[in-house]
Molecule: transfer RNA
Organism: Patescibacteria group bacterium
RNA sequence: GGGCCUGUAGUUUAAUGGUAAAAUACUGUCCUGCGAAGAUAGAGAUGCGGGUUCGAAUCCCGUCGGGUCCA
Numbered sequence: 001g002g003g004c005c006u007g008u009a010g011u012u013u014a015a016u017g018g019u020a021a022a023a024u025a026c027u028g029u030c031c032u033g034c035g036a037a038g039a040u041a042g043a044g045a046u047g048c049g050g051g052u053u054c055g056a057a058u059c060c061c062g063u064c065g066g067g068u069c070c071a
Base pairs, nucleotide, nucleotide: 001070002069003068004067005066006065007064010024011023012022013021018054026042027041028040029039030038047063048062049061050060051059
């Protein structure tokens, strides 16, 4: 320098172009003599910039980070 794969809550994974879901972690409340466990409620995310579309996490282009192969 070139090819391919990948990027979503703190973490691990979902989501046929049509309200971004769950587990775990975190916070409040209940439960308990106090905790743990359990119950219940809550906050929290699509790497970035464009394009296509009525509508993009999803399709296209560029860019950045990571992985891998070739040179």